A computed fold for a 526-nucleotide part of an RNA from an uncultured bacterium, annotated as small-subunit ribosomal RNA, 5' domain.

Context: one part of a larger RNA
């Protein structure tokens, strides 16, 4: 000089940051991913219209139709983003620099070309029924942008025949022949719009190899059986000992293999003239994890924090058969620990998911609360006043000092207290008129409405010096000295070291010196 800091004393105010480094330890409660009725069939409310019935005639029932709320279900796209955390990882994990002729990419863009004809089925629902419950079980019906078959397609796969081209395997392009292969419809009066299928390009995200880099111990020196390659073959989006047979005997290693030990890496940050050491918290990249271990399913995409299966610990319900659960999301508990916050407020703003759109979700985020934890401004008043009051302390008893400091005098109104006033952050979107050929787009006017933050910042006024200083040092390093008190005690201390009767070093007082909403002390890096 630095700090995600603690500890002591002390503490007025804003403004940005910032706040389990320890138990990747356990979690009560709530909330943290929906969403789409303009994909589909329905329940179920009310309200309107049509029939029909009861009739104490404006009321109830039943039927069909309509527009509408709502609710679960099939379907459809998100739930692989966003948030958390650092546990394991010495690795192609991360940097950095290439390769992929061995690969994929939902939503997006831009080009081409399609969309025909048929069928079945589960849920929702009805009825039976099992279970304490979580949750099923039969039987019967039903729709779709759910499933299937069939048609056709320039793209795939195989054969033949040619041209062109590389860095090896090989890439590429024509022709014919065969082969197995696409679809859906919804809004609208309609224009048209949103979708649906196939392919080729781009975009954007990713996968996979490779070159250097990337901690510590030689008081770890030998590691290795899918091991090293080869054939063949499975697997995969794809290359491979990623897997399997079968053949051969290899591979690695003083240039440090094996093995312990440690730890997420990077931009970055601190330090320092620089080299260089130290770090890896906030923010942003990437990687890993998601009670522990293991596995797949669905999908473009996952081996999936708030899905699924098995096993384990641990908590919890239970009628004892059986069953729920995972906060390393965001608040909040408990325990640990020297230590680290509100179970707040909101979608107004960004940005994400859905949806034609109106909106709906959203503890991401925008805000506000605690904490001088740190940076940075601010104030705690400003001028005038005595050869110096009054107390304090020292005195050689003349006096010095505290000290212009205080009183008191004159001013001010920053903070602050009242009071009024009161934003930016807001442009979209809606309606309605208009303008560009124009119900899409954009633009323009006019209305209506729309801020958590918040009656906050800001303005204005008004009162009134009044509400706001502590903290460590004073032997030398090292800046700042006397008195008492104490007597090797009680104490002090980074170091030298002080302290046994005059102690500038202990305590206290009065002076002094630093720094100031702080000021020491501890730690730990340079």
């Nucleotide at each position: 000089g630095a700090c995600g800091a603690a500890c002591g004393c002390u503490g007025g105010c804003g403004g940005c940051g910032u706040g389990c480094c320890u138990a990747a330890u356990a979690c009560a409660u709530g909330c943290a991913a929906g969403u789409c009725g303009a994909g589909c069939g329905g329940g179920u409310c009310g309200c309107c219209c049509c029939g029909g019935g009861g009739c104490u005639u404006g009321c109830c029932c039943c039927g069909g139709g309509g527009a509408g709320g709502c609710c679960a279900g099939c379907g459809g796209c998100g739930g692989a983003c966003g948030g958390g955390u650092g546990a394991g990882u010495a690795a192609c994990g991360c940097g950095u620099g290439g390769g992929c002729a061995a690969c994929c990419u939902g939503u997006c863009c831009g080009g081409c070309a399609g969309a025909c004809c048929g069928g079945g089925a589960c849920a929702a629902c009805g009825c039976c029924u099992g279970g304490a419950a979580a949750c099923g079980g039969g039987c019967g019906c039903u729709a779709a942008u759910u499933c299937c078959g069939g048609a056709u397609a320039g793209g795939c796969g195989c054969a033949a025949a040619g041209g062109g081209c590389g860095c090896a395997u090989g890439c590429u392009u024509u022709u014919u022949g065969c082969g197995g292969g696409a679809a859906a419809g919804g809004g609208g009066a309609a224009a048209c719009c949103c979708g649906c299928u196939g392919u080729c390009g781009g975009g954007u995200g990713g996968g996979c190899c490779c070159g250097c880099g990337u901690c510590g111990c030689a008081u770890u020196a030998g590691c290795u059986g899918g091991u090293u390659g080869g054939u063949g073959g499975g697997g995969u989006a794809a290359c491979g000992g990623c897997c399997c047979a079968c053949c051969a005997a290899g591979g690695c290693g003083a240039c440090g293999a094996u093995g312990c030990g440690u730890a997420g890496c990077c931009g970055g940050c601190c330090u320092g003239a620089g080299a260089g050491g130290g770090u890896g918290g906030g923010c942003g990249g990437c990687c890993a994890c998601a009670c522990u271990g293991g596995g797949a399913c669905u999908g473009a995409g996952a081996c999936a924090c708030g899905g699924c299966c098995c096993a384990g610990a641990c908590u919890c319900c239970u009628a004892c058969g059986g069953g729920a659960g995972g906060c390393a999301g965001c608040a909040g508990u408990a325990g640990g620990g020297a230590a680290u916050c509100u179970u707040c407020c909101g979608c107004a703003a960004u940005g994400g998911g859905c949806g034609a759109a109106a909106g709906c979700c959203c503890g991401a985020c925008g805000g506000a609360g605690c904490g001088a934890c740190g940076c940075c401004g601010c104030g705690u008043g400003a001028g005038g006043g005595a050869a110096g009051a009054a107390g304090g302390c020292c005195u050689u008893c003349g006096g010095g000092u505290u000290g212009u400091a205080a009183a008191c005098c004159u001013c001010u109104g920053g903070c602050u207290u009242u009071g009024g006033g009161g934003a930016c952050g807001a442009g979209g979107g809606c309606a309605c008129c208009g303008a560009g050929g124009g119900g899409a787009c954009u633009c323009g006017g006019u209305g209506a409405g729309g801020g958590a933050c918040g009656g906050u910042a800001c303005c204005c006024a008004a009162g009134g010096a009044g509400g706001a200083a502590g903290c460590c040092c004073c032997g030398g390093c090292a800046a700042a000295c006397u008195a008492c008190g104490u007597g090797c005690c009680a104490g002090c201390a980074g170091c030298c070291g002080c302290g046994g009767u005059a102690a500038g070093a202990c305590g206290u007082a009065g002076g002094g010196g630093g720094c100031g909403a702080g000021c020491g002390u501890u730690g730990u890096c340079c």
Its mean pLDDT, the model's own confidence on a scale to 100, is 85.